[in-house]
């Protein structure tokens, strides 16, 4: 730092996804050790049990148990002494009480809270502060109670009542009073509004408590008491410190589908009074503890608020106060409520969001541990006690950090595994074996620091860390991934199945994507997955985006708030800038050092904390204030143009209607028709009249207006604009949220009007249908007045304003100059409106002084597609509807511009037997043949539009043969290797359908070793074993090769250069021309390649060469005749080399070109005719059955042998042919003229036999020699036939024969005789052919034993027509549109049906929340009363009274509760609405091409 994904490819826009980091995590799997951290994110759900706040006897009284020691008295005993009892005091332990201080700290949680709650900075002249520190002063003299306790009583318990005693540092009265408080009254000083500070005078009021140790004095002594002193404690005041409280500035979440809200304010109040807040977002709803910080990020930001630290709030829920320095109090109280527990049913008790722990919830979160040794806290003089704060340990890989699981060496590259092209490769120096080490673990021994202090004592952790020693490689590696992104590949299994997947996507028989294995990559005591946050994402853009066409400019205007604002001078100092000070807690972060062996962790120092506040200064800029200016803006004078607006009036043409004429049969309408009108007189024509609407020509990318929009003429009224001149005002300006106004068409309301046109509707057509397009009618509406609506593709798809930045050329309206007598002309300039174009810009297209360029100001709007401009809510509207405006869910795209193709019922040009013009056919019949279908044991297989169907098959009776039935064989019918043997075969016989089996007979060869024998090798054959053979079994969608087709169409490309961001373009387009991308010219192209053409074969002409088997002119011979013979090569012919044709020549046209047209010459003339030759590619075209071949499958069978059958079936359908339907013919007899080809397992002559097929025969021929071999049509002839199902046609059938062949039944061909079917020229539709062609006639060949109407060739006879390119088909080039790219056999829309999903509406129904009105009114504070109660003080001898206090009662407020009508929110619901997604459903075909009616708003 980027990457993947929209496309055939490209650029852009734009979303989705990934790679990084982090976590209080969870899940899967695996797991050796240690250190440091961390651990209920959910139910502020409920809690068993234990502990978490106690201490003080040096404040006090009392009780009880044990008691060392001491003292006194008595009784008894004893006399060394021993035992016991009692009293008071002392001391100590336990329990309860009353007193004091603590319990408001510490610990937990985050429910509530959008708030002065928190953060930050200030203020208190508006405050408090126990313990602590300092200073000053004091502590005198009295009094009355009460708990504990005793007794009595009630209760199940909790607990309570009565009575009697007693103490205090408990309580109370009094004294004292500098300071303190209050009242009254002076002075001085100060400030910030209320005021503050200080100093006087007079008056009033208010304190206290003692304890312990020591010493002294009095008393005979002791106790006690008094005094002094030390310490602790007490009282008053001032000051400090600490902590708390209150107020203020600034900051602090979401949505405007919450826009108006609150019911307050004046302390209270019956009285007064109408205000406060709010688009700079009030109020209400929702969500949330805030911060230091943490995570991420380059930063700015974004997210979070666990642990640690600060603040706040809460303690079962709600309310309340008491006590106190401090609470409205987690382990206090009272009340109400819910819940739980106890109960004797009367009544009571409780609050883990303290530490452990339990249940529940949940994906999920620990031990009912040790210790106060340390640090701190409470109490205490202290010792000490308490402390789940804290220090530690335990559990959990939850996180971070560190260590280990060994090191060296070891090649035959071992075994095994996996792969393999079978050679090998890889695992892999990895292992083994060898030499070592000892981290960790284990065993034993030693053993801390943390402990401080004057000494002693004190360690939970812990026998832990650490150290030493011993043995010993021993106990210690997994997880994920391997198609791309993204590092890492093979095999097998599976076969759109199972499955994977973060995105793209993978899987349908060769899966690097699933599963497994081997290998590899990554990380490592972990590794992956899931979830969340930031990043990447410049994808909310402050830094740092956009709005012509991708999402996005408001329909337009004037204008409010707001924002912004010309030149200049002075002052100011709010913004701004600078210096200083305070603060910004600690921790965290960064840097530098230190300590744990390192690190994590931790300690110290520095920095930083970007902020806020205070103060001082500067004055350029912005702001403020005072003044000035004229260029922005505006006003006035005097000109101009205009469909600008309103109102009134006028006009002519046309349509329609009416009246009366003329006139007669049609009119009208269409692609063609019909409906319609018309003999009751239409249409047509001319006269007159009525009425409404719109204004031809002028008319123009001309004018005006803000936009919508405005078009006859006249008058009137009115708004704006422009030019000129420079008088006046002096910044008065620009933009503009909300609000206001205007706003096409359609639509709505009321009332008019109604000619035309015309939704709806009706009819006629079209059509498969036609609720459409077309036609005939026709109502709202279209018009007017008034009022609504407020939207349009309201578009330049381009907001307004200002300034700047090359030009050229039109046009409209002004002005000036030049010129002229004047007009025209020419030049300059202002304003508007167009086109072209540079720089620049843009993704491109394009824009370009009328910017989409360069800048500034203000407003509006956008953030993936769909859902959806929809639902709900609100506002507006009479309604239609408009404005505002989501979410669930779903997809990985949707989109813009441009490119190449393909396509178009787009355009242009051109070609082709493509059409047209012709000829002959097919389709009808019979037969042949192929195919489909059907049948069958099998009817083997393949080929299926053109481009399958007389095709593979150039020839199925057996064979072929692959199919079926039966019978056999299993290393095999065939190949190689090994071992053994020497035969096997043949012949004969038997069995059998044959294959085969059995028996007999016959019995090897070649070479080498000198011969024989023998050995070895080889050939051949048999037997045996296993490797293997074999397969016309599958896959042509795994392939090679071959072939078809577009198409013998003229195309297809490349190099370099240039253009373009790029795909690509250019070249190859254009103007001509050609059969041709053939050639010429032009051109940012210049060249080249594969194709075209030519070179090749054949045919047509000539010369020449050569003449046998060919030929015969001349010569000669011979014959009945004949090149028969001699001879010759002249001719024909044969077959070699050459020549010839090139638009070469002439003319015309053309651009002085290419070329075309015409002509001459020539055998041939414009590629002379024909053939071979088939570019890049397309069709997953055909072929695994020609062959080859990967993989899969079969292996006593899917192989192989054999007999028979089948491929030849037959209601039918189609293709291709043959023969015909006849007289241009048929038949009969005679007669003429070819070319090419074949022949030895062959062609086979003559002759003879047979009606014939044929037989016999065997001459000749290995072929210019002999043979097949008679060519046929033709021409001529015939008493022939005379238009008929015939003397046409020949199917079918019968009989008799012939040939081939082991074999002719299934199933061959031919002959003779007999038989004599359909058929009389063929519907729709359709094929071939442009000249030696079609048509017609025969001949030959291949295949082949035999079998040809097929196929391949050959020659004979030999036409017609082509105006032409409108149309059909196919093709080529250019261009255009495109939503197609599997490319129109494309794409794609909507209803309906089915399934699923989320959402809306809905009679209702069930909850929550916050208010309101009224009722009830607990506890409690406050107020009142207080006839009852009452120790201290006062009066009184007392009784009693007073002051004061209290119970009780009353009242205000007041929680919970109740009733009621509303609000809001959530759930649910019969039914219903649209939406989305689904396999190949149904109906149509709306859109994309002119999409077949241009599309859209």
């Nucleotide at each position: 730092a980027g990457a993947g994904u929209u496309u055939g490819a490209u650029c852009c826009u734009g979303g989705c996804u990934c790679a990084g980091g982090a976590c209080g995590a969870a899940c899967g799997u695996u797991g050796g050790c240690g250190g440091c951290g961390u651990g209920c994110u959910u139910a502020a759900c409920a809690c068993a049990u234990g502990c978490a706040a106690g201490u003080c006897g040096a404040g006090c009284g009392g009780u009880u148990g044990a008691g060392a020691g001491g003292u006194g008295g008595g009784a008894g005993g004893u006399g060394a002494g021993a035992g016991g009892u009692u009293a008071g005091a002392c001391g100590u332990g336990g329990g309860a009480g009353a007193a004091a201080g603590g319990a408001a700290c510490g610990g937990g949680u985050g429910a509530g809270u959008a708030a002065c709650g928190c953060g930050u900075g200030g203020a208190u002249a508006a405050u408090c502060u126990g313990c602590c520190u300092g200073u000053a002063a004091g502590a005198c003299a009295g009094g009355g109670a009460u708990a504990a306790c005793g007794c009595c009583g009630g209760g199940a318990a909790a607990c309570c009542g009565g009575u009697g005693c007693u103490a205090a540092u408990a309580c109370c009265c009094g004294a004292u009073a500098a300071c303190c408080u209050c009242u009254u009254u002076g002075g001085a000083c100060c400030g910030c509004a209320u005021g503050g500070u200080u100093u006087g005078a007079a008056g009033a009021g208010a304190a206290a408590a003692g304890g312990u140790g020591g010493c002294c004095u009095c008393u005979u002594u002791a106790c006690a008491a008094u005094g002094c002193u030390a310490c602790c404690g007490c009282u008053u005041a001032c000051a400090g410190a600490u902590g708390a409280a209150u107020c203020c500035g600034c900051g602090u979440c979401u949505g405007a589908u919450u826009a108006g809200u609150u019911a307050a304010g004046g302390c209270c109040u019956a009285c007064c009074a109408a205000a406060g807040c709010a688009a700079c977002g009030a109020u209400g709803c929702g969500u949330a503890g805030c911060c230091g910080a943490c995570c991420u990020g380059a930063g700015a930001g974004g997210g979070u608020g666990a642990a640690c630290g600060g603040c706040c709030a809460c303690a079962c829920u709600g309310g309340g106060a008491c006590u106190g320095a401090g609470a409205c109090a987690c382990g206090g109280c009272c009340c109400a409520g819910a819940c739980u527990c106890c109960u004797a049913c009367g009544g009571g008790a409780g609050g883990c969001a303290g530490c452990a722990g339990u249940g529940a919830g949940g994906a999920a979160u620990u031990u009912u541990c040790c210790a106060c040794a340390a640090u701190g806290g409470g109490c205490g003089c202290a010792a000490g006690c308490c402390u789940u704060a804290u220090g530690g340990a335990g559990c959990g890989a939850c996180g971070c950090c560190g260590c280990g699981u060994g090191a060296g060496g070891g090649a035959u590259g071992a075994c095994g595994g996996c792969c393999u092209u079978c050679g090998g490769g890889u695992u892999g120096u990895a292992a083994a074996g060898c030499u070592c080490u000892g981290u960790u673990g284990u065993a034993a021994g030693g053993g801390a620091a943390g402990a401080a202090a004057u000494g002693u004592u004190u360690g939970a952790u812990g026998g832990u860390a650490c150290c030493u020693u011993g043995a010993g490689a021993g106990g210690a590696a997994g997880c994920c991934a391997c198609g791309g992104c993204u590092a890492a590949c093979u095999a097998c299994g599976u076969g759109c199945c199972a499955g994977c997947a973060g995105c793209c996507g993978c899987g349908g028989u060769a899966a690097u994507a699933c599963g497994u294995a081997g290998g590899u990559g990554g990380c490592a005591a972990g590794c992956g997955u899931u979830g969340u946050c930031c990043g990447g994402a410049a994808u909310u853009a402050c830094u740092g985006g956009g709005c012509g066409u991708a999402a996005a400019g408001g329909g337009c205007g004037a204008g409010u708030a707001g924002g912004u604002g010309g030149u200049u001078u002075g002052c100011u100092a709010a913004g701004u800038c600078a210096a200083a000070a305070g603060u910004g807690a600690a921790a965290a972060c960064u840097c530098c050092a230190g300590g744990c062996u390192c690190a994590a962790c931790u300690u110290g120092g520095a920095g930083a904390c970007u902020g806020c506040u205070u103060c001082u200064g500067a004055a350029a800029c912005u702001g403020g204030u005072a003044g000035a200016c004229u260029u922005g803006a505006g006003u006035g004078c005097a000109a101009g143009a205009g469909a600008g607006g309103g109102a009134a009036g006028u006009g002519g043409a046309a349509u329609u209607c009416c009246u009366a004429g003329u006139g007669u049969a049609g009119c009208g309408g269409u692609g063609a028709a019909a409906u319609g009108c018309g003999u009751a007189g239409a249409u047509a024509u001319g006269u007159g009249g009525a009425g409404g609407a719109a204004c031809a020509c002028c008319a123009g990318u001309g004018g005006c207006g803000a936009a919508g929009g405005c078009g006859a003429c006249u008058c009137u009224u009115u708004g704006g604009c422009c030019g000129a001149a420079a008088a006046c005002u002096g910044a008065c300006a620009c933009u503009g949220a909300g609000g206001c106004g205007c706003g096409a068409a359609a639509g709505c309301g009321u009332g008019g009007g109604g000619a035309u046109c015309a939704a709806a509707c009706a009819g006629g057509a079209u059509u498969a249908g036609a609720u459409a397009c077309c036609c005939u009618g026709g109502u709202a509406g279209u018009c007017c007045a008034c009022g609504c609506c407020g939207u349009a593709a309201a578009c330049g798809a381009u907001g307004a304003g200002u300034g700047c930045u090359a030009g050229g050329u039109g046009u409209a309206g002004g002005g000036g100059g030049u010129a002229u007598c004047g007009a025209c002309u020419c030049c300059c300039u202002c304003u508007g409106u167009g086109c072209c174009g540079c720089a620049g810009u843009u993704a491109a297209c394009g824009c370009a002084u009328u910017a989409a360029g360069c800048a500034c100001u203000c407003c509006g709007c956008c953030u993936g597609g769909g859902g959806a401009g929809u639902a709900c809510g609100g506002u507006c509207g009479c309604a239609a509807g408009a404005c505002u405006a989501a979410a669930a869910c779903u997809c990985a795209a949707a989109g813009g511009a441009a490119u190449u193709g393909a396509c178009g019922g787009g355009g242009g040009c051109c070609c082709g037997c493509a059409c047209a013009a012709g000829c002959a056919g097919c389709g009808g019949a019979g037969c042949a043949u192929g195919u489909g279908g059907u049948u069958u044991a099998a009817u083997u297989c393949g080929a299926c539009g053109c481009a399958a169907c007389g095709c593979g098959a150039a020839g199925a009776a057996c064979c072929u043969u692959a199919c079926c039935a039966g019978g056999g064989c299993u290393u095999g019918a065939c190949a190689u290797c090994c071992u053994g043997u020497g035969a096997c075969a043949g012949c004969u016989a038997u069995a059998g359908a044959a294959a085969u089996a059995u028996a007999g007979u016959c019995u090897u060869c070649u070479u080498a070793g000198u011969u024989u024998a023998c050995u070895a090798a080889g050939a051949c054959a048999c037997a045996g074993a296993g490797a293997c053979a074999g397969g016309u079994g599958g896959u042509g969608c795994a392939u090679g090769g071959u072939u078809g087709u577009c198409g013998u169409c003229a195309g297809c490309u490349c190099g370099u250069g240039u253009c373009g961001u790029g795909a690509g373009a250019u070249g190859u387009u254009g103007g001509g021309u050609u059969a041709a991308g053939u050639c010429c010219c032009g051109c940012a192209a210049c060249g080249a390649g594969c194709g075209c053409a030519a070179c090749c074969c054949u045919u047509g002409u000539a010369u020449u060469u050569a003449g046998u088997u060919g030929c015969u002119a001349a010569c000669a011979a011979g014959u009945g005749g004949g090149g028969u013979u001699g001879a010759g090569c002249a001719c024909u012919c044969u077959a070699g080399c050459u020549g010839a044709a090139c638009u070469g020549c002439c003319g015309u046209u053309g651009a002085c070109a290419a070329a075309a047209c015409g002509g001459a010459g020539g055998a041939a003339g414009g590629u002379g005719g024909g053939g071979a030759u088939g570019a890049c590619g397309u069709c997953a075209a055909a072929u695994c059955a020609u062959c080859a071949u990967g993989c899969c499958c079969c292996u006593u069978a899917u192989g192989u042998c054999u007999u028979g059958g089948g491929c030849u079936a037959c209601a039918c359908a189609c293709g291709u042919g043959c023969u015909a339907c006849a007289a241009u013919g048929g038949c009969c007899a005679g007669u003429a003229c070819a070319g090419a080809c074949g022949g030895a397992a062959g062609c086979g002559a003559a002759g003879c036999c047979g009606c014939g097929a044929g037989g016999u025969g065997g001459a000749g021929c290995c072929a210019a020699a002999c043979c097949g071999a008679g060519a046929a049509a033709g021409a001529g002839g015939g008493c022939c036939c005379u238009c008929a199902g015939u003397u046409c046609a020949g199917a079918u059938u019968g009989u008799a024969g012939g040939c081939u062949g082991c074999a002719a039944c299934u199933c061959g061909c031919c002959u003779a005789c007999a038989u004599g079917a359909a058929g009389u020229c063929g519907g729709a539709a359709u094929c071939g052919c442009u000249a030696g062609u079609a048509a017609u006639c025969g001949c030959a060949g291949g295949u082949c034993a035999g079998c040809a109407u097929a196929c391949u060739g050959c020659g004979g006879u030999g036409a017609a027509u082509a105006c032409g390119u409108u149309c059909c088909c196919g093709g080529g080039c250019c261009u255009u549109g495109u939503a197609c790219a599997c490319a129109c056999c494309g794409c794609c829309c909507g209803u309906c049906a089915c399934a699923c999903c989320a959402c809306g509406a809905a009679a209702g129904u069930u909850g929550g929340c916050a208010a309101c009105a009224c009722c009830c009114g607990a506890a409690g504070c406050c107020g009142g009363u207080g006839a009852c109660u009452u120790a201290a003080c006062c009066c009184g001898u007392a009784a009693g009274g007073g002051a004061g206090a209290g119970a009780g009662c009353c009242g205000u407020c007041g929680a919970a509760g109740g009733u009621g009508g509303g609000g809001u929110u959530a759930g649910u619901a019969a039914u219903u609405g649209g939406g989305g997604u689904g396999a190949a459903g149904u109906c149509g075909u709306a859109a994309c091409a002119a999409g077949g009616u241009a599309a859209c708003c």
Small-subunit ribosomal RNA from an uncultured bacterium, 1497 nucleotides, folded computationally. Its mean pLDDT, the model's own confidence on a scale to 100, is 82. RNAcentral holds the sequence, with entries from Greengenes.